[in-house]
RNA sequence: GGGGCUGUGGCUCACCGGUAGAGCAUCUGCUUGGCAUGCAGAAGAUCCCAGGAUCAAUCCCCGGCACCUCCU
Repeated sequence: GGGGCUGUGGCUCACCGGUAGAGCAUCUGCUUGGCAUGCAGAAGAUCCCAGGAUCAAUCCCCGGCACCUCCU
């Protein structure tokens, strides 16, 4: 320098046109003599950035950035 993959709450991942959910973690309450476990609830993401097409984009198209990987 070129090709490919990935980018979504603190972490690991879903959702792939109709303004986002799960598990773990965090916080609160119940349970216990206390802790853990369990149960119930809450908070937390303008879905990497910018542009385009669309009535409407996390999702499609173009360009960039970053990680990983392959080739040189």
Source information
Transfer RNA from Gekko kuhli, 72 nucleotides, folded computationally. Rfam family: tRNA. Rfam classes the family as a transfer RNA. Taxonomically the source falls in Gekko (Eukaryota, Deuterostomia, Craniata, Sauropsida).